[in-house]
Context: one part of a larger RNA
RNA sequence: UGACGGGGGCCCGCACAAGCAGCGGAGCGUGCGGUUUAAUUCGAUGGUACGCGAAGAACCUUACCCAGACUUGACAUGCAGGUGGUAGCGGACCGAAAGGCGAGCGACCCGCAAGGGAGCCUGCACAGGUGUUGCACGGCCGUCGUCAGCUCGUGUCGUGAGAUGUUGGGUUAAGUCCCGCAACGAGCGCAACCCUCGCGGCCUGUUGUAUCACUCAGGCCGGACUGCCGAGAGAAACUCGGAGGAAGGUGGGGAUGAUGUCAGGUCAGCGUGGCCCUUACGUCUGGGGCUACACGCACGCUACAAUGACCGGUCACAGCGAGUCGCGACUGCGCGAGCAGAAGCUAACCUCUGAAAACCGGCCUCAGUUCAGAUCGGAGGCUGCAACCCGCCUCCGUGAAGUCGGAGUUGCUAGUAACCGCAGGUCAGCACACUGCGGUGAAUAUGUUCCCGGGCCUUGUACA
Repeated sequence: UGACGGGGGCCCGCACAAGCAGCGGAGCGUGCGGUUUAAUUCGAUGGUACGCGAAGAACCUUACCCAGACUUGACAUGCAGGUGGUAGCGGACCGAAAGGCGAGCGACCCGCAAGGGAGCCUGCACAGGUGUUGCACGGCCGUCGUCAGCUCGUGUCGUGAGAUGUUGGGUUAAGUCCCGCAACGAGCGCAACCCUCGCGGCCUGUUGUAUCACUCAGGCCGGACUGCCGAGAGAAACUCGGAGGAAGGUGGGGAUGAUGUCAGGUCAGCGUGGCCCUUACGUCUGGGGCUACACGCACGCUACAAUGACCGGUCACAGCGAGUCGCGACUGCGCGAGCAGAAGCUAACCUCUGAAAACCGGCCUCAGUUCAGAUCGGAGGCUGCAACCCGCCUCCGUGAAGUCGGAGUUGCUAGUAACCGCAGGUCAGCACACUGCGGUGAAUAUGUUCCCGGGCCUUGUACA
């Protein structure tokens, strides 16, 4: 000087408390451990792994296993030699394919020609490796933490390490600001500048509006600054109350992550040093596996019902988005998934797209039920070369566990939680996941003793 303390003081955070909804029990989905397996590819492992890499494993992907095959190679560059019936196409045959063998057809550019180029073949250099090392690295990321800190120049103090500044008194979300002070200044952080939502004005308007206006859309301005009034020991910073205002004391949200810490994570995104393989640890193909299942854990979905299930009615009311190898209205057929035909739309034009919860009426009357829907049987639809291993959906039947969950534990302070649906990316197909979007819309916070994490000062130390 730090670090640490079941030392002290001050202060913060959904940290506790106050509340609401859950998880932990059930069934199912997904991930992980374990076990199994020819293989169940690999990585991630307290917080900071476990719906994580994966924004989508039937083949492909795919890195794993089995089998079959290739060897200058699936791909790049260079050198040497060869090659005119050469490159390319390719019947028959073997084969699961890849591949092997190969009848037959048969080119291009420069040049009069000889010859050269491209291509192909042989050979040599080399290619190739998701093989290893994230404890050799770059880059990127997680975390402490959006926490308020981390430093420097000059000066001063100290033999020195170092201190001071950055401590102190107030104040703040903040090393934010004020006052004081052997310090005076400065930098990276904080804040502001950026995007978005909320109010107003002006301009411009198509595909929006019948017209004017409004709404809407895009752009540019204005608006909020403790500006005004009062209060506080009041000098300041600031705090509290009030007025006006769409909005009030950083108005809500986002982007933005200091010096550093964890030899944190990633050699499998990419790049890359060293090491290793080279008729194989490279490459291609068929099939299998990543989907196994006595178990354990994590995160979700659906429920256990009557503020509910079902039936009917009003067939109420959104927003973000997406669409030409696409979205597909509408009409007809089918109980339905869907099918047939087909308009419009390269999109404020057309379509996806009639949102659902909600509201009105009926029925069920507390029961393993008109709750719940797992599982299984049957019949179909769709995508795709192909749904056996191993997809999704529909209809009929079947109807399991489950009556609110032990110890414990998670999220959330307002348009939030909770509930409700919708869209998008990935994608041929496949979403209970993810990323967004709107609809309905709460309860509670007296407070900081305690648990967890953090900041500042101080104290002890046999620790560095």
This is a predicted structure of a 464-nucleotide part of an RNA (small-subunit ribosomal RNA, 3' major domain) from a soil metagenome. The prediction has a mean pLDDT of 85.